[in-house]
Notes
The prediction has a mean pLDDT of 82. Transfer RNA from Sulfolobus sp. UBA167, 78 nucleotides, folded computationally.
RNA sequence: GGACCCAUAGCUCAGCUUGGAUAGAGCGUCGGCCUGCGGAGCCGAAGGUCAGGGGUUCAAAUCCCCUUGGGUCCGCCA
Numbered sequence: 001g002g003a004c005c006c007a008u009a010g011c012u013c014a015g016c017u018u019g020g021a022u023a024g025a026g027c028g029u030c031g032g033c034c035u036g037c038g039g040a041g042c043c044g045a046a047g048g049u050c051a052g053g054g055g056u057u058c059a060a061a062u063c064c065c066c067u068u069g070g071g072u073c074c075g076c077c078a
Base pairs, nucleotide, nucleotide: 001074002073003072004071005070006069007068010027011026012025013024020058029045030044031043032042033041051067052066053065054064055063
């Protein structure tokens, strides 16, 4: 330098292929129930600029372009 993949809740990830109205799960956190207390278990809640910007569209996490960060492979020089 070239090609490709990834970025979604505090953490690990699904959803993207095939656009559809309020974006989900597990763990964790907080509150309650339970218990002599705690753990486990049960119930509930909070928590998201979907990496950033632009475009297409009635409508974008999803499609297109650019940028940023991370990763894999290939090539060049030494």

The sequence was found in a public genome assembly.
Rfam family: tRNA. It is annotated as a transfer RNA.
The organism belongs to Sulfolobus, within Archaea.